[in-house]
RNA sequence: AGUGGCGGAAGGGUUAGUAAUACAUGAAUAAUCUGCCUUCAACUUGGGAAUAACGGUUGGAAACGAUCGUUAAUACCGAAUGUGGUGGAAGAAAGGUUCUUUCUUCCAUUAAAGUGGGGGACCCCUCGGGGCCUUGCGGUUGAAGAGGAGUUCAUGGGAUAUCAGCUUGUUGGUGUGGUAAUGGCGCACCAAGGCUAAGACGUCUAGGCGGAUUGAAAGAUUGACCGCCAACACUGGGACUGAGACACUGCCCAGACUCCUACGGGAGGCUGCAGUCGAGAAUCUUUCGCAAUGGGCGAAAGCCUGACGAAGCGACGCUGCGUGAGUGAUGAAGGCCUUCGGGUUGUAAAACUCUUUCGCCUGGGGACAAGAGAGAAAGCCUAAUAUGCUUUUGAUUUGAGGGUACCAGGUAAAGAAGCACCGGCUAACUCCGUGCCAGCAGCUGCGGUAAUACGGAGGGUGCAAGCAUUAAUCGGAUUUAUUGGGCGUAAAGAGUAUGUAGGUGGAAAAGUCAGUCAAGUGUGUAAUCCCGUAGCUCAACUAUGGAACUGCACUUGAUACUUCUUUUCUUGAGGAUAGAUAGGGAAAGCGGAAUUUUGCAUGUAGCGGUGAAAUGCGCAGAUAUGCAAAGGAACACCAGUGGCGAAGGCGGCUUUCUGGUCUACUCCUGACACUGAGAUACGAAAGCAAGGGGAGCAAACAGGAUUAGAUACCCUGGUAGUCCUUGCCGUAAACGAUGCAUACUAGGUGUAACCGGAAUCAGCCCCGGUUUUGCUGUAGUUAACGCGUUAAGUGUGCCGCCUGGGGAGUACGCUCGCAAGGGUGAAACUCAAAAGAAUUGACGGGGACCCGCACAAGCAGUGGAGCAUGUGGUUUAAUUCGAUGCAACGCGAAGAACCUUACCUGGGUUUGACAUGUAGUGGACAGCUCCAGAAAUGGAGUCUUCCUUCGGGACUGCUACACAGGUGCUGCAUGGCUGUCGUCAGCUCGUGCCGUGAGGUGUUGGGUUAAGUCCCGCAACGAGCGCAACCCCCAUUGUUAGUCGCCAGCGCGUAAUGGCGGGGACUUUAACGAGACUGCCUGGGUGAACCAGGAGGAAGGUGGGGACGAUGUCAAGUCCGCAUGGCCCUUAUGCCCAGGGCUACACACGUGCUACAAUGGCCGGUACAGAAGGCUGCAAGACCGAAAGGUGGAGCAAAUCCCAAAAGCCGGUCUUAGUUCGAAUUGAAGUCUGCAACUCGACUUCAUGAAGUUGGAAUUGCUAGUAAUGGCGCGUCAGCAAUAGCGCCGUGAAUACGUUCCCGGGUCUUGUACACACCGCCCGUCACAUCAUGGGAGUUGGUUUCACUUAAAGUCGUUUACUUAACCGCAAGGGGGGAAACGCCAAGAGUGGGGCUAGUAACUGGGAUGAAGUCGGAACAAGGUA
Repeated sequence: AGUGGCGGAAGGGUUAGUAAUACAUGAAUAAUCUGCCUUCAACUUGGGAAUAACGGUUGGAAACGAUCGUUAAUACCGAAUGUGGUGGAAGAAAGGUUCUUUCUUCCAUUAAAGUGGGGGACCCCUCGGGGCCUUGCGGUUGAAGAGGAGUUCAUGGGAUAUCAGCUUGUUGGUGUGGUAAUGGCGCACCAAGGCUAAGACGUCUAGGCGGAUUGAAAGAUUGACCGCCAACACUGGGACUGAGACACUGCCCAGACUCCUACGGGAGGCUGCAGUCGAGAAUCUUUCGCAAUGGGCGAAAGCCUGACGAAGCGACGCUGCGUGAGUGAUGAAGGCCUUCGGGUUGUAAAACUCUUUCGCCUGGGGACAAGAGAGAAAGCCUAAUAUGCUUUUGAUUUGAGGGUACCAGGUAAAGAAGCACCGGCUAACUCCGUGCCAGCAGCUGCGGUAAUACGGAGGGUGCAAGCAUUAAUCGGAUUUAUUGGGCGUAAAGAGUAUGUAGGUGGAAAAGUCAGUCAAGUGUGUAAUCCCGUAGCUCAACUAUGGAACUGCACUUGAUACUUCUUUUCUUGAGGAUAGAUAGGGAAAGCGGAAUUUUGCAUGUAGCGGUGAAAUGCGCAGAUAUGCAAAGGAACACCAGUGGCGAAGGCGGCUUUCUGGUCUACUCCUGACACUGAGAUACGAAAGCAAGGGGAGCAAACAGGAUUAGAUACCCUGGUAGUCCUUGCCGUAAACGAUGCAUACUAGGUGUAACCGGAAUCAGCCCCGGUUUUGCUGUAGUUAACGCGUUAAGUGUGCCGCCUGGGGAGUACGCUCGCAAGGGUGAAACUCAAAAGAAUUGACGGGGACCCGCACAAGCAGUGGAGCAUGUGGUUUAAUUCGAUGCAACGCGAAGAACCUUACCUGGGUUUGACAUGUAGUGGACAGCUCCAGAAAUGGAGUCUUCCUUCGGGACUGCUACACAGGUGCUGCAUGGCUGUCGUCAGCUCGUGCCGUGAGGUGUUGGGUUAAGUCCCGCAACGAGCGCAACCCCCAUUGUUAGUCGCCAGCGCGUAAUGGCGGGGACUUUAACGAGACUGCCUGGGUGAACCAGGAGGAAGGUGGGGACGAUGUCAAGUCCGCAUGGCCCUUAUGCCCAGGGCUACACACGUGCUACAAUGGCCGGUACAGAAGGCUGCAAGACCGAAAGGUGGAGCAAAUCCCAAAAGCCGGUCUUAGUUCGAAUUGAAGUCUGCAACUCGACUUCAUGAAGUUGGAAUUGCUAGUAAUGGCGCGUCAGCAAUAGCGCCGUGAAUACGUUCCCGGGUCUUGUACACACCGCCCGUCACAUCAUGGGAGUUGGUUUCACUUAAAGUCGUUUACUUAACCGCAAGGGGGGAAACGCCAAGAGUGGGGCUAGUAACUGGGAUGAAGUCGGAACAAGGUA
């Protein structure tokens, strides 16, 4: 190497398939098999023929063969025997009785293999040995066991009904075959069955379980690791061998793929362990060992074992430990913040003292080892002191991990901390950067120049060798609700009824024991989970014991309840009798009013219609009126939260047919009941089909209006339709948005039907009962609103329905329909809401009440002209800046030639024009004169200190540093101040009460007021800020006081004058008082508040005016008054100077002045104020000038002096005109202020003499000493742009019926989809972009099925001119085997047709989302047509 045996069906891997040939639990096998192992019984006799290996020859590239010769066996083949087994026949017993088991007798049939060791007699012998005996390992037959396997039954565990019908070996029978075994498992024949709404069949998904995660549990999700079972082994089919397979590392065939090849042929199957490649977000070493445990073979030694034991890699998980401990304040340095004082990092560090786990170095060092086993001893088998077996002893010997665990010594704080977060949820805050950018984000959301939310830093919080994110599951979520939800309005009651299956069901009794309950038995593997104990130093981990596994089956009991069976009952239900009731339904007939049309008649110019009109009708005679006729439809009044019906719905009257309900009283049946998935019937309007009918009304349509438009609202017409018959449709806000039935639970008051009582002549009224239909309300309930015996209360039974908004009641499929459409009914995608009820506001082209120069009634204006002034715009080097509806625009500005001044051009300057401090250095500074220059500035000259303790200081120049400075930005970072609603009458609080709450009440209501002013009432009682009053001025008067005021009386004096003496009477001044309070009267009113009128009074109902402005609103105004955070500039955005600009000018607007004239202009004469101001001032008289003004200066720091009236009145003139109006513009000449009037002042005179003849649309002010009109003063200021602003006095009206309307405001109420609050919200088309999706001529796959064709391997069967050692036969031949051919079945392949499903597609449909698009304006208020 080979023959032979056993094992390769175990162990190991994986989850493709499989919704049942699987799995789990429990049964059955009386329908079965079982190698090795254990026990028992019996046997193991005697022969034969081959063939590998091997040798020769030979083919092939190889794989692998071919042929000849030789040989063995426990390989193979006959024969003998039959303890037994099996089959047949007969009989008996037991049991769980389709029959099984056991026993007795007879017949037939049926086995085997040897080999190792030992041996005393006896026998044979070829001297090797054998027989015989014994022992071990085997072999054969049978019985039993253990373990294993097959088959059957019951129960259980996915989705989908947009899968509703499936099935022909299908269901059963008879017979036969086959199997270890039952069985349509296969076949022949017969019958026509079988399954299904408790879900068949189909499709999708999926290995199942013990268990795991989570949860209080019930559950929900899941099936990695470990264990049990199943299935699979490249894909599909097949058998062989065997005890066991239709077999992972066996065979045959087909297919795909890979490899070798000499092109002829061959080989292969990691879903074993490692490893490679690929894919991917992602998953390890081509390690050591059989030392242990286990398996196979073997007598054993032993061999094999990627099972297994170990190590390696990976923070993947769980667990333990470390990274040091103590002391340490000058609270170091550095960082960060800062209110600049400090705080924080922080006892943290440093420093000092101490320790050494872990790590590193050195040394020592277990346990895992049990066995195996030379030799020896004892016992058993045996005839035996052989052999063999068992026990005891025992030389020797076995470790992969690994010199590992552990121990000791040494070493030095030495080698060892990160990650996330810090707006809220949620523990933890500041700075800087950024500036809706960059970015963050679980939800809410953050970021647009002060970000605790982005990025960085410091600090902090949490966890920690980890931390955070992502994905997934459960929980919270009572958010699928069995435990444990709901359906009036939030999602949700079917449109209504009848009724099948099903579910549920009145009273009494008896039986049974299925449910139910109890006890017991079996089972519920082990592991896991839980509890106790133990072992690794602890723990994780492991071991051991217990409990548990809530389940299933069986046995024995219990009998209250439920079921079932039987017998009764009457209260549920139904029926009978009598009476009543109604627009209940169907059909037929009849009636009157009205509209329209037609005819005739009367009659004449309009009718009709509307907000107003027009279209339309009408002189061809309308409308109107009268009479008559036709036709259709609908039925006024009665008529009523009244009636009837299941709902839809039903209304003139009569008749016929028909359904229901109620009441009364007894009688009958005897649970006949309730609900009701599917099913069936009915079911408004509109619509459809066919045929009629058609008066009125009226979609579509036409015309007229309205309008920006008006495909609408309004008007004139008008067809389907509305009506009838027959048939469809099957939906409505089909609503009480409230399913049906039944029971219970306070009342009050109406309504309809019937009955009873009482009463009456008869009634009505009244009392009671049942049923019906309303309102109100208790308990209770509800989120609230509300419901409340007609429940939305409390219970029971049954059905239907809901589970965020949109997409969408859509798509696809199915189904119904003539169609229109109905029923059933998703997903992708998208949002963080959608919704209900109630509250407070705001708003309304809602309502009620009230007020205001809001309207009305009046007066005067503005808007037209010229000019002044402010603004916009434009221009400019600059025209500085701010204010912008009311509430900016004669505003900041109570006064821009320079200055102011912030702007522009140019020239200069840099610690600065101004403040404080430090250091150094020098010295007075200033003033004056001259020069350059536009000036600022620069240069030169002259002149020149004080104090002193002698150090220096005060003051000052220069240099340097801190800093100054900024009318630069942000009023959306702010303070303060102001405007406005609004001098409107409101805005709140405490306590109490009501409400779950937001919140309400008070504050609303009835009166009244200017007023939330007051009175009354009231679950409110009080209070505050506002109102009013207190304050100031004016109006009357008193007292006091008289100077600079006054002057009656008394004096003096003057031309004249309070000029003087005097006086306090008057006026006046300015301080204090008085007075007015609805106090009095009358009437009204609630014996109120208050209102109307009256008296008195100077004044009368807050006497007139002012100051005074609640809570709040407008991110209102102001950083250029001032203050101030932050940012920005720092030889400039600071500061100085000269000149210019703010004064421009095609234009537009606001506010004013002057006018347009006779109520006037001009001229002359003449009269009367108040309140202010005045020394760098007001300035008289006088003189000069035509005047502005000049000269001059009395008086006056003021009741002393000064500045100073006009309109008015008297007289004259002008005579209606662009003027004797009007004054702009321009020319000339002057005056004044000022350094300076060119840009750019005011005033005077002369001359010039524009527009303008009362002002379109529109719009303002004013209610009495007001409007209108007349002048005067002041502030600012050198002067003045002042016609402005703030004040003063003179003259001095008209009108208000009233609250309908415009505007604004207040209170109450109502609606709301608004709450940055109507300048709100919001809908649809169109256009653009993106996304997902439906349809789609088709096209490309997958899967499945049917029919046919072809058909490998192979089992089975049939056949045969083939072939063949053993057995039989003398032989021929036979038996048996092999081979071939054929047949059935049949994988695969092919052709054709279906079903289901996926991808894709020109084009197309809608949907969603998106920035500031377009067009309209549908909804929310009466949303402007509810």

Small-subunit ribosomal RNA from a metagenome, 1426 nucleotides, folded computationally. Model confidence (mean pLDDT): 85 of 100. Its Rfam family is "Bacterial small subunit ribosomal RNA".